Small-subunit ribosomal RNA, central domain from an uncultured Chloroflexia bacterium, 348 nucleotides, folded computationally. The RNAcentral record of the full RNA draws on SILVA. It matches the Rfam family "Bacterial small subunit ribosomal RNA". Its family is annotated with structural constituent of ribosome and ribosome in the Gene Ontology.
Context: one part of a larger RNA
RNA sequence: CUGGGCGUAAAGCGCGUGUAGGCGGUUCUGUAAGUCGGACGUGAAAGCUCCUGGCUUAACUGGGAGAGGUCGUUCGAUACUGCAGGGCUUGAGGUCGGGAGAGGGACGUGGAAUUCCCGGUGUAGUGGUGGAAUGCGUAGAUAUCGGGAGGAACACCAGUGGCGAAGGCGACGUCCUGGCCCGCACCUGACGCUCAGACGCGAAAGCGUGGGGAGCGAACGGGAUUAGAUACCCCGGUAGUCCACGCUGUAAACGGUGGAUACUAGGUGUUGGUGGCUAUCGUCAUCAGUGCCGUAGCUAACGCGUUAAGUAUCCCGCCUGGGGACUACGGCCGCAAGGCUAAAACUC
Numbered sequence: 001c002u003g004g005g006c007g008u009a010a011a012g013c014g015c016g017u018g019u020a021g022g023c024g025g026u027u028c029u030g031u032a033a034g035u036c037g038g039a040c041g042u043g044a045a046a047g048c049u050c051c052u053g054g055c056u057u058a059a060c061u062g063g064g065a066g067a068g069g070u071c072g073u074u075c076g077a078u079a080c081u082g083c084a085g086g087g088c089u090u091g092a093g094g095u096c097g098g099g100a101g102a103g104g105g106a107c108g109u110g111g112a113a114u115u116c117c118c119g120g121u122g123u124a125g126u127g128g129u130g131g132a133a134u135g136c137g138u139a140g141a142u143a144u145c146g147g148g149a150g151g152a153a154c155a156c157c158a159g160u161g162g163c164g165a166a167g168g169c170g171a172c173g174u175c176c177u178g179g180c181c182c183g184c185a186c187c188u189g190a191c192g193c194u195c196a197g198a199c200g201c202g203a204a205a206g207c208g209u210g211g212g213g214a215g216c217g218a219a220c221g222g223g224a225u226u227a228g229a230u231a232c233c234c235c236g237g238u239a240g241u242c243c244a245c246g247c248u249g250u251a252a253a254c255g256g257u258g259g260a261u262a263c264u265a266g267g268u269g270u271u272g273g274u275g276g277c278u279a280u281c282g283u284c285a286u287c288a289g290u291g292c293c294g295u296a297g298c299u300a301a302c303g304c305g306u307u308a309a310g311u312a313u314c315c316c317g318c319c320u321g322g323g324g325a326c327u328a329c330g331g332c333c334g335c336a337a338g339g340c341u342a343a344a345a346c347u348c
Base pairs, nucleotide, nucleotide: 003320004319005318006317007302008301012316014201015200016199017198021194022193023192025088026087027086028085029084030083031082033081034080035077036076037075038074039073040072041071042069048066049065050064051063052062053061054060091191092188093187094186096183097182098181099180103177104176105175106174107173108172109171110154115149116148117147118146119145120144121143125136126135162169163168206247207246208245209244210243211242215241216240220236221235222234223233258315259314260313261312262311263310266293267292268291269290270289271288272287273286274285275284276283277282297304298303321348322347323346330341331340332339333338
């Protein structure tokens, strides 16, 4: 001395709830399991280390001493950990009073726009492109006015604004419902942190059954472009996109940064509270969030910098050269598509 790491080099589970386990605030008393010390026992021989002897030396070998243990018994110590009991309030939770919010679910309502249908006006084009053509249109289109149908999405407000664990959430109203913040310091009295398995949630696409279908639009058809054009551009267009229920369980599920707690210069915006002064403005303090710049420090550099990638502690996950390989085989899951777990030969 007894691994090093995980923002971008390999590496943080997509996110949560939480079991076992690990870890755990402050004080007193007891106990003495861990821990520490003494004594005794034992730790065969060989081997190892030191001293010494024998073969000419060495290897080898004889003698002596020592080391070697999560060991046993017993006596003792009690700081720390454990265990048992009593207390405390700062961690955690609760009551009460305020507050903001696209948090979730259900039902209902609204206007703009696109498309389609009916009617009026009106006549030869319209549409589209880099330029065109396919397409649509004298069976009256495009344009324009009135009426109607239907589906989907909610302009402005809108903001490195807000909410949510993440995925994500944006018109308005009602009902049901989760979480968060602030103030008081009233109550409980460590009830906490993390979390292998497990369970739940989980964009888009996709799947099953039944609806719905305006616009958009994989596939597909056509027109162009081109040497070709299985594309980019244009005209159409099915699945899908929408709803209900069920499945799938993935992602550049990203802050490419796991969670909790404490500590460590500041400056400047912004969101939601509270308090003081002033009271028109404003200004100061403080708590919670969200941005930018930056000190110390860290970093290979880029950069990070009280929202840490700084300084520490606890717990979980993960990495260990590239390819083969987000693969094969096996297992589990799935209706399927496939998902999860996950090698080797060989090769550089």